[in-house]
Context: one part of a larger RNA
RNA sequence: CUGGGCGUAAAGCGCGCGUAGGCUGCUCAGUCAGUCAGAUGUGAAAGCCCCGGGCUUAACCUGGGAACUGCAUUUGAUACUGCUGGGCUAGAGUCUGGUAGAGGGUGGUGGAAUUCCCGGUGUAGCGGUGAAAUGCGUAGAUAUCGGGAGGAACAUCAGUGGCGAAGGCGGCCACCUGGACCAAGACUGACGCUGAGGUGCGAAAGCGUGGGGAGCAAACAGGAUUAGAUACCCUGGUAGUCCACGCCGUAAACGAUGUCAACUAGCCGUCGGGUUCAUUUAAGAAUUUGGUGGCGCAGCUAACGCGAUAAGUUGACCGCCUGGGGAGUACGGCCGCAAGGUUAAAACUC
Repeated sequence: CUGGGCGUAAAGCGCGCGUAGGCUGCUCAGUCAGUCAGAUGUGAAAGCCCCGGGCUUAACCUGGGAACUGCAUUUGAUACUGCUGGGCUAGAGUCUGGUAGAGGGUGGUGGAAUUCCCGGUGUAGCGGUGAAAUGCGUAGAUAUCGGGAGGAACAUCAGUGGCGAAGGCGGCCACCUGGACCAAGACUGACGCUGAGGUGCGAAAGCGUGGGGAGCAAACAGGAUUAGAUACCCUGGUAGUCCACGCCGUAAACGAUGUCAACUAGCCGUCGGGUUCAUUUAAGAAUUUGGUGGCGCAGCUAACGCGAUAAGUUGACCGCCUGGGGAGUACGGCCGCAAGGUUAAAACUC
RNA backbone atom coordinates (compact mmCIF):
# COMPACT_ATOMS: atom_id res chain seq x y z
C1' C A 1 0.00 0.00 0.00
C1' U A 2 -4.08 -3.41 0.23
C1' G A 3 -7.00 -4.09 4.51
C1' G A 4 -9.45 -3.49 9.64
C1' G A 5 -11.35 -0.12 13.02
C1' C A 6 -12.84 4.55 16.54
C1' G A 7 -20.10 4.48 22.89
C1' U A 8 -17.26 1.27 27.21
C1' A A 9 -11.22 -2.64 24.48
C1' A A 10 -6.15 1.94 21.09
C1' A A 11 -8.96 5.64 18.35
C1' G A 12 -14.27 11.59 16.93
C1' C A 13 -10.26 17.59 16.86
C1' G A 14 -13.96 21.26 22.89
C1' C A 15 -17.22 23.91 19.20
C1' G A 16 -18.26 27.01 14.97
C1' C A 17 -17.09 29.86 10.31
C1' G A 18 -14.52 29.00 6.12
C1' U A 19 -9.83 28.70 1.87
C1' A A 20 -7.73 24.92 -1.25
C1' G A 21 -9.29 20.14 -2.30
C1' G A 22 -12.89 16.00 -2.53
C1' C A 23 -18.03 15.04 -3.57
C1' U A 24 -22.56 17.04 -5.77
C1' G A 25 -30.28 17.16 -7.89
C1' C A 26 -33.76 16.40 -12.52
C1' U A 27 -33.72 17.22 -17.91
C1' C A 28 -32.31 18.46 -23.26
C1' A A 29 -28.50 19.41 -26.75
C1' G A 30 -23.38 19.84 -28.16
C1' U A 31 -18.25 18.17 -27.49
C1' C A 32 -15.44 13.51 -27.06
C1' A A 33 -10.96 15.23 -22.39
C1' G A 34 -11.58 10.81 -19.05
C1' U A 35 -13.70 5.78 -20.35
C1' C A 36 -14.33 1.55 -23.98
C1' A A 37 -13.15 -1.02 -28.81
C1' G A 38 -10.27 -1.72 -33.41
C1' A A 39 -5.91 -0.69 -36.47
C1' U A 40 -0.71 0.92 -37.23
C1' G A 41 4.09 1.93 -35.12
C1' U A 42 7.04 1.08 -31.09
C1' G A 43 7.84 -1.77 -26.59
C1' A A 44 16.63 -3.84 -28.23
C1' A A 45 19.08 -8.37 -27.16
C1' A A 46 19.70 -11.59 -23.17
C1' G A 47 16.57 -13.38 -19.06
C1' C A 48 11.48 -15.40 -17.27
C1' C A 49 7.31 -18.79 -19.54
C1' C A 50 5.84 -22.57 -23.60
C1' C A 51 7.33 -26.03 -27.70
C1' G A 52 11.75 -28.08 -30.00
C1' G A 53 17.27 -29.04 -30.85
C1' G A 54 22.92 -29.92 -29.17
C1' C A 55 26.92 -31.66 -25.53
C1' U A 56 25.84 -39.69 -22.43
C1' U A 57 22.33 -36.41 -18.55
C1' A A 58 21.93 -32.00 -15.89
C1' A A 59 23.80 -27.33 -15.22
C1' C A 60 24.97 -24.93 -19.77
C1' C A 61 24.32 -23.63 -25.02
C1' U A 62 20.84 -22.93 -28.99
C1' G A 63 16.02 -22.30 -32.69
C1' G A 64 11.01 -20.72 -32.69
C1' G A 65 6.83 -18.80 -30.19
C1' A A 66 4.44 -16.29 -26.43
C1' A A 67 4.86 -12.32 -23.29
C1' C A 68 6.53 -7.29 -22.68
C1' U A 69 -0.23 -5.92 -19.10
C1' G A 70 3.16 0.32 -21.63
C1' C A 71 3.46 4.63 -24.89
C1' A A 72 2.31 7.38 -29.42
C1' U A 73 -0.67 8.08 -33.72
C1' U A 74 -5.22 7.05 -35.94
C1' U A 75 -10.44 5.29 -36.80
C1' G A 76 -14.79 4.53 -34.20
C1' A A 77 -18.59 4.05 -29.73
C1' U A 78 -21.19 7.84 -26.42
C1' A A 79 -24.04 4.88 -21.34
C1' C A 80 -21.36 7.15 -17.24
C1' U A 81 -17.82 11.27 -15.49
C1' G A 82 -15.86 16.00 -17.28
C1' C A 83 -16.48 20.54 -20.23
C1' U A 84 -19.95 24.13 -22.95
C1' G A 85 -24.90 25.93 -23.73
C1' G A 86 -30.41 25.82 -22.67
C1' G A 87 -34.39 24.46 -19.37
C1' C A 88 -36.64 22.66 -14.50
C1' U A 89 -37.91 22.70 -8.97
C1' A A 90 -38.00 17.98 -5.17
C1' G A 91 -31.89 20.26 -2.41
C1' A A 92 -30.46 25.27 -0.66
C1' G A 93 -32.07 30.18 0.05
C1' U A 94 -35.22 34.95 0.00
C1' C A 95 -39.92 37.47 1.03
C1' U A 96 -44.95 37.97 3.87
C1' G A 97 -47.68 36.86 8.67
C1' G A 98 -47.26 34.73 13.36
C1' U A 99 -45.05 31.80 17.88
C1' A A 100 -41.99 30.13 22.09
C1' G A 101 -37.46 30.75 24.69
C1' A A 102 -32.38 31.28 31.69
C1' G A 103 -29.73 32.72 23.39
C1' G A 104 -26.04 37.22 23.58
C1' G A 105 -24.69 42.58 25.04
C1' U A 106 -25.58 47.29 27.83
C1' G A 107 -28.01 50.21 31.45
C1' G A 108 -31.30 50.45 35.46
C1' U A 109 -33.95 48.39 39.53
C1' G A 110 -36.23 44.81 43.76
C1' G A 111 -36.74 41.82 48.02
C1' A A 112 -34.92 37.89 51.36
C1' A A 113 -30.43 36.44 53.74
C1' U A 114 -25.15 36.77 55.68
C1' U A 115 -21.54 40.30 57.68
C1' C A 116 -20.22 44.99 59.73
C1' C A 117 -21.48 49.88 62.12
C1' C A 118 -24.87 53.08 65.33
C1' G A 119 -28.84 53.17 68.99
C1' G A 120 -32.59 50.61 72.46
C1' U A 121 -34.02 46.29 75.70
C1' G A 122 -31.31 42.77 78.49
C1' U A 123 -27.47 39.55 81.46
C1' A A 124 -23.81 35.64 81.65
C1' G A 125 -22.77 33.20 78.81
C1' C A 126 -22.14 32.40 73.33
C1' G A 127 -20.00 29.42 69.73
C1' G A 128 -18.37 24.75 68.28
C1' U A 129 -17.95 19.05 68.45
C1' G A 130 -18.32 12.33 68.49
C1' A A 131 -16.52 14.73 72.91
C1' A A 132 -13.70 19.03 73.43
C1' A A 133 -10.51 23.03 72.96
C1' U A 134 -8.59 27.25 70.37
C1' G A 135 -12.08 31.66 69.58
C1' C A 136 -15.91 35.62 71.19
C1' G A 137 -18.08 37.88 75.92
C1' U A 138 -19.08 41.99 82.33
C1' A A 139 -14.64 47.43 78.24
C1' G A 140 -21.79 44.08 78.15
C1' A A 141 -21.28 39.32 73.80
C1' U A 142 -25.07 35.59 72.17
C1' A A 143 -30.57 36.76 71.86
C1' U A 144 -34.11 40.63 70.38
C1' C A 145 -36.03 45.53 68.23
C1' G A 146 -35.08 50.05 65.19
C1' G A 147 -31.77 52.58 61.76
C1' G A 148 -27.61 52.56 58.36
C1' A A 149 -23.45 50.66 55.02
C1' G A 150 -21.62 47.29 51.51
C1' G A 151 -20.76 43.13 48.39
C1' A A 152 -22.30 38.78 46.18
C1' A A 153 -26.12 35.45 44.70
C1' C A 154 -31.16 35.40 42.88
C1' A A 155 -35.48 30.74 47.34
C1' U A 156 -40.52 29.48 45.64
C1' C A 157 -42.03 29.31 40.14
C1' A A 158 -38.52 24.76 38.36
C1' G A 159 -39.97 20.50 35.00
C1' U A 160 -35.29 13.36 31.93
C1' G A 161 -38.93 22.00 30.95
C1' G A 162 -36.67 25.91 27.52
C1' C A 163 -32.55 28.41 24.60
C1' G A 164 -27.57 28.14 22.45
C1' A A 165 -22.57 25.48 17.65
C1' A A 166 -19.99 24.23 21.91
C1' G A 167 -18.30 26.39 26.49
C1' G A 168 -22.73 27.69 28.73
C1' C A 169 -27.39 30.60 30.09
C1' G A 170 -32.08 31.54 35.74
C1' G A 171 -35.03 37.98 40.30
C1' C A 172 -37.55 42.16 37.56
C1' C A 173 -37.63 46.25 33.66
C1' A A 174 -35.95 48.90 29.26
C1' C A 175 -32.86 49.34 24.94
C1' C A 176 -29.60 46.93 21.17
C1' U A 177 -29.01 42.08 18.89
C1' G A 178 -28.31 36.47 16.88
C1' G A 179 -30.79 32.00 15.85
C1' A A 180 -34.97 28.48 15.69
C1' C A 181 -40.03 26.93 14.69
C1' C A 182 -45.09 27.14 12.32
C1' A A 183 -48.72 28.34 8.28
C1' A A 184 -49.87 29.61 3.45
C1' G A 185 -48.35 31.24 -0.92
C1' A A 186 -44.84 34.02 -4.08
C1' C A 187 -39.79 34.40 -5.75
C1' U A 188 -34.27 32.91 -6.97
C1' G A 189 -32.90 28.56 -9.78
C1' A A 190 -28.20 23.76 -7.56
C1' C A 191 -26.65 29.17 -5.42
C1' G A 192 -25.26 22.58 -2.14
C1' C A 193 -22.32 19.05 1.53
C1' U A 194 -17.70 18.40 3.83
C1' G A 195 -13.53 20.93 4.99
C1' A A 196 -6.27 19.91 5.09
C1' G A 197 -4.22 24.69 6.31
C1' G A 198 -6.47 29.30 8.35
C1' U A 199 -9.59 32.04 11.57
C1' G A 200 -13.09 33.04 15.65
C1' C A 201 -15.47 31.38 20.18
C1' G A 202 -14.12 28.57 24.29
C1' A A 203 -15.89 26.20 31.99
C1' A A 204 -12.79 26.47 36.12
C1' A A 205 -8.11 27.65 37.74
C1' G A 206 -4.06 30.88 36.64
C1' C A 207 -1.42 35.68 34.85
C1' G A 208 -1.03 41.50 33.94
C1' U A 209 -3.04 46.68 35.17
C1' G A 210 -6.72 49.29 37.87
C1' G A 211 -10.95 48.92 41.04
C1' G A 212 -13.98 46.11 44.65
C1' G A 213 -14.24 42.81 48.79
C1' A A 214 -20.27 40.82 52.28
C1' G A 215 -20.07 35.55 52.40
C1' C A 216 -16.97 31.56 51.13
C1' A A 217 -12.03 30.17 51.09
C1' A A 218 -6.25 27.34 48.48
C1' A A 219 -1.83 29.07 51.33
C1' C A 220 -1.05 30.11 56.41
C1' A A 221 -1.90 30.14 62.05
C1' G A 222 -4.05 27.96 66.19
C1' G A 223 -7.27 23.97 68.65
C1' A A 224 -8.43 18.82 68.46
C1' U A 225 -7.80 13.58 66.68
C1' U A 226 -3.69 10.20 66.29
C1' A A 227 1.75 6.06 67.42
C1' G A 228 2.46 10.23 64.02
C1' A A 229 -1.64 13.68 61.35
C1' U A 230 2.47 18.58 57.08
C1' A A 231 -5.04 15.45 56.59
C1' C A 232 -10.23 14.38 57.48
C1' C A 233 -13.27 17.81 62.35
C1' C A 234 -13.18 22.94 64.82
C1' U A 235 -11.78 28.51 65.40
C1' G A 236 -9.59 32.17 62.47
C1' G A 237 -7.71 33.67 57.69
C1' U A 238 -4.73 35.89 52.69
C1' A A 239 -4.71 35.29 47.46
C1' G A 240 -8.89 34.15 44.79
C1' U A 241 -14.02 34.18 43.99
C1' C A 242 -16.84 40.01 41.84
C1' C A 243 -16.10 44.39 37.94
C1' A A 244 -13.31 46.72 33.55
C1' C A 245 -9.61 45.89 29.91
C1' G A 246 -5.82 42.49 28.13
C1' C A 247 -3.68 37.40 28.22
C1' C A 248 -4.02 32.00 28.89
C1' G A 249 -6.57 27.96 25.41
C1' U A 250 -6.96 23.65 28.85
C1' A A 251 -11.12 19.75 31.12
C1' A A 252 -14.37 13.05 32.62
C1' A A 253 -14.69 20.49 27.07
C1' C A 254 -18.99 13.44 27.86
C1' G A 255 -23.95 11.28 24.56
C1' A A 256 -16.61 9.17 26.56
C1' U A 257 -20.94 8.48 20.12
C1' G A 258 -17.54 14.13 13.91
C1' U A 259 -20.71 16.84 10.22
C1' C A 260 -24.40 16.39 6.27
C1' A A 261 -28.16 13.47 3.55
C1' A A 262 -31.47 9.26 2.42
C1' C A 263 -34.04 4.82 3.83
C1' U A 264 -35.97 1.15 7.70
C1' A A 265 -42.39 -1.82 12.75
C1' G A 266 -44.81 0.19 16.64
C1' C A 267 -46.36 2.13 21.82
C1' C A 268 -46.23 5.90 25.84
C1' G A 269 -44.86 10.96 27.92
C1' U A 270 -43.48 16.09 27.48
C1' C A 271 -42.29 21.34 25.12
C1' G A 272 -43.33 25.01 20.71
C1' G A 273 -46.64 25.72 16.33
C1' G A 274 -50.75 24.43 12.76
C1' U A 275 -55.43 21.91 11.15
C1' U A 276 -60.02 19.21 12.16
C1' C A 277 -63.72 17.58 15.74
C1' A A 278 -66.09 18.29 20.35
C1' U A 279 -67.40 21.82 24.31
C1' U A 280 -71.38 23.59 29.99
C1' U A 281 -66.04 27.97 31.42
C1' A A 282 -62.14 24.59 32.66
C1' A A 283 -60.50 20.69 30.33
C1' G A 284 -60.43 17.15 25.87
C1' A A 285 -59.97 13.80 21.13
C1' A A 286 -57.70 13.01 16.34
C1' U A 287 -54.03 14.49 12.93
C1' U A 288 -49.61 17.12 11.24
C1' U A 289 -44.81 19.53 12.06
C1' G A 290 -40.20 20.80 14.84
C1' G A 291 -37.65 19.66 19.62
C1' U A 292 -36.83 16.59 24.05
C1' G A 293 -37.45 11.82 27.01
C1' G A 294 -39.03 6.41 28.27
C1' C A 295 -39.85 1.41 26.15
C1' G A 296 -39.42 -1.72 21.94
C1' C A 297 -39.59 -5.01 16.32
C1' A A 298 -36.12 -6.01 12.58
C1' G A 299 -31.13 -5.36 12.33
C1' C A 300 -26.45 -4.49 14.74
C1' U A 301 -23.03 -5.59 19.00
C1' A A 302 -17.66 -9.41 22.29
C1' A A 303 -21.15 -8.41 25.74
C1' C A 304 -23.37 -4.36 28.06
C1' G A 305 -26.54 -2.29 25.19
C1' C A 306 -28.15 0.82 20.59
C1' G A 307 -32.73 0.74 18.27
C1' A A 308 -36.26 6.99 13.08
C1' U A 309 -32.32 11.80 18.40
C1' A A 310 -29.20 4.28 15.69
C1' A A 311 -24.33 1.95 17.85
C1' G A 312 -29.55 -0.50 11.87
C1' U A 313 -28.96 -0.12 6.03
C1' U A 314 -26.16 3.21 2.69
C1' G A 315 -23.65 7.59 0.44
C1' A A 316 -20.15 12.29 0.77
C1' C A 317 -16.14 14.66 3.29
C1' C A 318 -12.90 15.44 7.47
C1' G A 319 -10.31 13.86 12.07
C1' C A 320 -8.11 9.85 14.61
C1' C A 321 -6.07 4.46 16.09
C1' U A 322 -2.16 0.32 15.25
C1' G A 323 0.72 -3.92 22.27
C1' G A 324 2.08 -2.11 27.76
C1' G A 325 5.82 0.98 30.08
C1' G A 326 9.36 4.81 28.76
C1' A A 327 5.68 9.44 27.43
C1' G A 328 1.81 13.09 25.94
C1' U A 329 7.94 12.94 28.16
C1' A A 330 13.02 14.70 25.77
C1' C A 331 15.00 17.59 21.78
C1' G A 332 13.72 21.16 18.04
C1' G A 333 9.89 24.50 15.99
C1' C A 334 5.63 27.66 16.94
C1' C A 335 2.65 30.31 20.77
C1' G A 336 2.71 32.61 25.93
C1' C A 337 4.48 37.98 30.63
C1' A A 338 4.74 33.51 33.28
C1' A A 339 2.42 29.10 34.53
C1' G A 340 2.62 26.39 30.58
C1' G A 341 0.22 24.94 25.77
C1' U A 342 0.76 22.69 20.92
C1' U A 343 3.42 19.60 17.51
C1' A A 344 6.08 15.07 19.03
C1' A A 345 10.24 10.86 19.14
C1' A A 346 14.16 7.30 20.57
C1' A A 347 17.29 4.24 23.53
C1' C A 348 15.91 0.77 27.00
C1' U A 349 12.38 -2.72 28.99
C1' C A 350 8.12 -6.44 29.53
This is a predicted structure of a 350-nucleotide part of an RNA (small-subunit ribosomal RNA, central domain) from a metagenome. The full RNA is in RNAcentral, with records from SILVA. Its Rfam family is "Bacterial small subunit ribosomal RNA". Its family is annotated with structural constituent of ribosome and ribosome in the Gene Ontology.